[in-house]
Molecule: c-di-GMP-I-GGC riboswitch aptamer
RNA sequence: CCUGAUAAAGGCAAACCCGCCGCAAGGCGGGGACGCAAAGCCACGGGUCCAGAAGGAUCGCCGGGCUGCCGAGG
Numbered sequence: 001c002c003u004g005a006u007a008a009a010g011g012c013a014a015a016c017c018c019g020c021c022g023c024a025a026g027g028c029g030g031g032g033a034c035g036c037a038a039a040g041c042c043a044c045g046g047g048u049c050c051a052g053a054a055g056g057a058u059c060g061c062c063g064g065g066c067u068g069c070c071g072a073g074g
Stems, first nucleotide, its partner, number of pairs: 001074002003071002011036002016031006034060001040066003044063003047058004
C1' cells in the first nucleotide's frame, strides 16, 4: 500500500414506538436492531425527496474529498 477472516476489542444503528423541533422532506433525544469496515466528517458532482418559488432535506442512494479502529491474509 492492497485487502476484510465463521477472529478479537470497541463503534454506529434501518424499520417501528414515545417525546421535542420543522409548513414539509426531515432533524434531535430515548427505546429498539435491519444492517454497516468508514453507516465517521464534508451537500463538491449526479440522483431522490420537500417546496408555488426562494430555498431546503438526504453522506444508511451513488461518485468524489478529508480523517480513522483492529487484524487473518497478499